[in-house]
RNA sequence: GCUGGAAUGGCUCAGCGGUAGAGCGUCGGACUCGUCGUCCGAAGACGCAGGUUCGAUUCCUGCUUCCAACC
Numbered sequence: 001g002c003u004g005g006a007a008u009g010g011c012u013c014a015g016c017g018g019u020a021g022a023g024c025g026u027c028g029g030a031c032u033c034g035u036c037g038u039c040c041g042a043a044g045a046c047g048c049a050g051g052u053u054c055g056a057u058u059c060c061u062g063c064u065u066c067c068a069a070c071c
Stems, first nucleotide, its partner, number of pairs: 001070001003068005010024004018054001026042006047063005
């Protein structure tokens, strides 16, 4: 340089155009003498900029970062 893939809560991952979810973790509460544990509840996210669309995490374009392959 070129080709392909990835980017979503603190972490690991779902989500094929119509309310953004799960597990673990964090915080609060209940049970417990207490820790652990169990149960209930809460906070917390779509890499950036445009385009298409009534509506975009999703489709298209560019950029950024990371991974792999070719050279």

A computed fold for a 71-nucleotide RNA from a Kofleriaceae bacterium, annotated as transfer RNA. Its Rfam family is "tRNA". It is annotated as a transfer RNA. The coordinates come from a structure-prediction model, not an experiment, and the mean pLDDT is 82. The same sequence occurs in records of 2 taxa. The sequence is in RNAcentral, with records from ENA and MGnify.